[in-house]
RNA sequence: ACCUCAGUAGCUCAGUGGUAGAGCGGUCAGCUGUUAACUGACUGGUCGUAGGUUCGAGACCUGCCUGGGGAG
Repeated sequence: ACCUCAGUAGCUCAGUGGUAGAGCGGUCAGCUGUUAACUGACUGGUCGUAGGUUCGAGACCUGCCUGGGGAG
């Protein structure tokens, strides 16, 4: 340098071009002899980056960056 897959919340991952979500986690409260468990509320994001297409992009197109795999 080439081919391919991935990059979204602190972590693991969803997301059919039309308001970005779940589980776990964190904080507070309830429950009680106390802890754990359980329950409720709250907390969460420049969707890797720079452009393009579009009325509208996390998604489609192009470059770049990072990581995994492959070929040589």